[in-house]
This is a predicted structure of a 522-nucleotide part of an RNA (large-subunit ribosomal RNA, domain I) from a freshwater metagenome.
Context: one part of a larger RNA
RNA sequence: AGCGUAUGGGGGAUGCCUAGGCUCUCAGAGGCGAUGAAAGACGUGUCAAGCUGCGAAAAGCUACGGGGAGCUGCUGAAAGGCUUAGAUCCGUAGAUAUCUGAAUGGGGCAACCCACCCUUCGGGGUAUCCGUGAGGAGGCAAACCCGCUGAACUGAAACAUCUAAGUAGGCGGAGGAAGAGAAAACAAAAGUGAUUUCGUAAGUAGUGGCGAGCGAACGCGAAGAAGCCCAAACCGAAGACGUUGAGGCGUUUUCGGGGUUGUAGGACUGAAUUUAGCAAACAAUAGCGAACUAGAACGGCAUGGGAAGGCCGGGCGCAGAGGGUGAGACCCCCGUAUAGGCAGUGAUUUGUUGUGAUCAGUAUCCUGAGUACCGCGGGACCGGAGAAAUCCUGUGGGAAACUGCCAGCACCAUCUGGUAAGGCUAAAUACUCCUGAGAGACCAAUAGCGAACUAGUACCGUGAGGGAAAGGUGAAAAGAACCUUGAGUAAAGGAGUGAAAAGAACCUGAAACCAUACGUUU
Numbered sequence: 001a002g003c004g005u006a007u008g009g010g011g012g013a014u015g016c017c018u019a020g021g022c023u024c025u026c027a028g029a030g031g032c033g034a035u036g037a038a039a040g041a042c043g044u045g046u047c048a049a050g051c052u053g054c055g056a057a058a059a060g061c062u063a064c065g066g067g068g069a070g071c072u073g074c075u076g077a078a079a080g081g082c083u084u085a086g087a088u089c090c091g092u093a094g095a096u097a098u099c100u101g102a103a104u105g106g107g108g109c110a111a112c113c114c115a116c117c118c119u120u121c122g123g124g125g126u127a128u129c130c131g132u133g134a135g136g137a138g139g140c141a142a143a144c145c146c147g148c149u150g151a152a153c154u155g156a157a158a159c160a161u162c163u164a165a166g167u168a169g170g171c172g173g174a175g176g177a178a179g180a181g182a183a184a185a186c187a188a189a190a191g192u193g194a195u196u197u198c199g200u201a202a203g204u205a206g207u208g209g210c211g212a213g214c215g216a217a218c219g220c221g222a223a224g225a226a227g228c229c230c231a232a233a234c235c236g237a238a239g240a241c242g243u244u245g246a247g248g249c250g251u252u253u254u255c256g257g258g259g260u261u262g263u264a265g266g267a268c269u270g271a272a273u274u275u276a277g278c279a280a281a282c283a284a285u286a287g288c289g290a291a292c293u294a295g296a297a298c299g300g301c302a303u304g305g306g307a308a309g310g311c312c313g314g315g316c317g318c319a320g321a322g323g324g325u326g327a328g329a330c331c332c333c334c335g336u337a338u339a340g341g342c343a344g345u346g347a348u349u350u351g352u353u354g355u356g357a358u359c360a361g362u363a364u365c366c367u368g369a370g371u372a373c374c375g376c377g378g379g380a381c382c383g384g385a386g387a388a389a390u391c392c393u394g395u396g397g398g399a400a401a402c403u404g405c406c407a408g409c410a411c412c413a414u415c416u417g418g419u420a421a422g423g424c425u426a427a428a429u430a431c432u433c434c435u436g437a438g439a440g441a442c443c444a445a446u447a448g449c450g451a452a453c454u455a456g457u458a459c460c461g462u463g464a465g466g467g468a469a470a471g472g473u474g475a476a477a478a479g480a481a482c483c484u485u486g487a488g489u490a491a492a493g494g495a496g497u498g499a500a501a502a503g504a505a506c507c508u509g510a511a512a513c514c515a516u517a518c519g520u521u522u
Stems, first nucleotide, its partner, number of pairs: 001521009015507001016472002020443002022440007029432002031140002039100003042055003046078001050074002061094006070082003105114003115126004128137003144175001145173005155162001159209001185192002196223005206214002227424003230368001234257010262402001264367004268361004277355003282351001284348001287345002292340003298313004314331002316320001322334003373397008383409001404419005459466002479506001482494004
């Protein structure tokens, strides 16, 4: 010096655990904000750095309800207090709520600076935009939704049409959903009957440098079902204007009635006047519903530090979900089943009010115009301009009026279906920042969220931004009195606690690495 064994140090793997996560399910909620939000700054405690709470009324104030013995947050000490005259705590409703922030009196390098007016001296008012006015808007917020705008990498084994993709990104807007929606629809000689979503049809029909790729619909089966209102004709009122000697008439504006469709309907004329249905408001009610309340049934023996495990003998169960308790508890504790509980909400039912339905006649009137449609240029559809219908529209032309008009994939005829150029509409569908309850052939501290812990913290960066590490004594602090050594409040040796030192650098305590002893080899 190497190797081996042993004993330690070192280190923090492994095992066990869970306070935290992850992914879902069922309900709820789906918004907050000038009555000042979200997010913050600074304060606030007997001592108070951080977190939490709160706001100069500052870990809090008031009222009501609940609850019933301790309390003064995390926090364990001390001090001082509170509390059966009911505290702490929980629920509901209020008060207060500095400064910044849409930030809104003006300014500003956010949390700061400087004003004016009124005032009962407490305080109140003074931004901008929209609206005649009452009043409203503004900002924030995870996804879902609608609209406007809109890439490239990439694929095509290069690349330009094409693809990626109307995706990502940007902007605007709304709701708890949004959008769509009651046929100018499909279909095909038979029929269906608003929209939406799912399955299928179907990777079919198609489209496509017919490359890469893209990719329907009809029909069928389901979920869910709900239909309505204007404009106009016509009637009337009011105002203005015109006209007449006057009654009056005409034009126009606003308002009211009327009316709403394709088997055309309505106006109009005549007849008749009521049920069904629909909508709104009020009252009552099942149910739901805060804190919370009641809530069954067990003993013994031995082992052990400890019994809930073992043995023996019992009991309850509309409760044998779960958690805790010194090891594994239906009957020890909290609970669980069940029953009850404010405000409020409220299916359903009843009453009142409003609205609303019908028949005959068919001469006349009405039924959405710079619209339909066409040319040119784009875009959307499965459809890349194609034989290219349909839908949207930048531009130029530009109808008809029910004997009308549109569609049925160029176009024409027959036939069939429908009635554009106004509007509203629940449900089935999408999503989850958030609340409650629950689940897991999900994780178990290098895992699981970045974050189980003072975590978007410390730290890094001018900044946008990046972004950690860090859990475990024990059943209970019983957290080691006292003695000795020591300079010592370090450390050690005794003593003591404990089931065990597990001794706070604390469960278990692997390996690397280090040391010592012994053995062995050179």